[in-house]
RNAcentral holds the full RNA, with entries from SILVA. Predicted 3D model of a 334-nucleotide part of an RNA (large-subunit ribosomal RNA, domain IV) from a sediment metagenome. The prediction has a mean pLDDT of 84.
Context: one part of a larger RNA
């Protein structure tokens, strides 16, 4: 000099950095007081003050004594414990060590409380309660097992199972042409077995003829897999097109939401926020390549979840400095 564990730092106070990581700040109990927003439960310990220690004494609350002693009692500078209030004292400083929230906005995702990668990942993944949709009438479905049988359940459609979606608010638009499913079928088509012809006769083959299931074929169904266009023109400045034309399709993306956890281009563009912002937040919208239970938009509470601002605060830094205890190292010595 390095490295572990601490303590301290004028002046500034995030400038460090990917990012306040880490560390500093708060902190307990009484008192006051509390905003937006809200599912009226919450949000709240919101935030933001104050007081806090020792000694005195008046008072008061409880609870035990003593003392007289005719007592539903009287006296009592007794004692314990506690409370308010005044007076006083020391100290940088009183929850004086220990112990013990730092705080507060805006957005996104997820509604909560819970679960997870034992040993690199606690998440916005998984779960939930709530939807909804299909099976299943009980010797039920559905599962395991080769069977016997068992589970579901000593349940019974307010059940059982499967399968999406995810609390609660507000909604869930259009397409059944494809592919699955459920129906239904006059006709077609459609196996073995039966039957019949037939090879002179057996066998063994042709070849006909009825006929299940399922297909052809008509319905349904999209909280089933999924899907949801394109070219022209057009208003009296210009630009835009509510109008019209035209192709195509099963239908041609509503309602919202939108440079977003989805947007290439892109650091769009405006406006806020900085002295400066590829960032945040709020708007626009031809959205490369959003969109409605593979759920869409919004939401109080919650979150060791993500982002991004503000206070405080503070060796992250400006810039290093000093010290304590240790390693290991140098010396010494074996």
């Nucleotide at each position: 000099a390095u490295c572990u564990a601490g303590u301290u730092a004028a002046g500034g106070g995030a400038a460090c950095u990917c990012g306040g990581c880490a560390a500093a700040u708060u902190a307990g109990u009484c008192c006051u007081g509390u905003g937006u927003c809200u599912u009226c439960g919450g949000a709240a310990u919101a935030a933001a003050g104050g007081a806090u220690c020792c000694c005195u004494g008046c008072a008061c609350u409880u609870g035990u004594g003593c003392g007289u002693u005719u007592u539903u009692g009287c006296g009592u500078g007794g004692c314990a414990a506690g409370u308010u209030c005044a007076g006083g004292g020391g100290g940088c400083a009183c929850u004086a060590a220990c112990u013990a929230a730092g705080a507060u906005g805006g957005c996104c995702c997820g509604a909560c409380u819970g679960u997870u990668u034992a040993a690199c990942a606690a998440a916005a993944a998984c779960u939930u309660a709530a939807c909804u949709g299909g099976c299943u009438g009980c010797u039920a479905a559905g599962c395991u097992g080769u069977a016997a049988a068992g589970c579901u359940g000593u349940g019974u459609a307010u059940a059982g199972c499967c399968a999406g979606u995810g609390a609660c608010g507000u909604c869930u638009g259009c397409c059944c042409a494809g592919u699955g499913c459920c129906g239904g079928u006059a006709u077609c088509c459609g196996a073995a077995a039966c039957u019949c012809u037939u090879u002179u006769u057996c066998a063994a083959g042709a070849g006909g003829g009825a006929u299940a299931a399922g297909g052809a074929c008509c319905g349904g169904u999209a909280a089933a897999c999924g899907g949801c266009g394109g070219g022209a023109g057009u208003a009296a400045c210009u630009a835009u097109a509510a109008c019209u034309c035209u192709c195509u399709u099963a239908a041609g993306g509503u309602a919202g939401c939108g440079u977003a956890a989805u947007g290439c281009c892109u650091u769009g563009u405006c406006g806020u926020u900085u002295g400066a912002a590829u960032g945040g937040c709020g708007a626009c919208g031809u959205g490369c390549a959003u969109g409605a239970a593979g759920g869409g938009c919004g939401u109080a509470a919650c979150g060791a979840g993500g982002u991004u601002g503000u206070c405080a605060c503070u060796g992250u830094c400006c810039c290093u400095a000093a010290c304590u205890a240790g390693a290991a190292a140098c010396c010494u010595c074996c």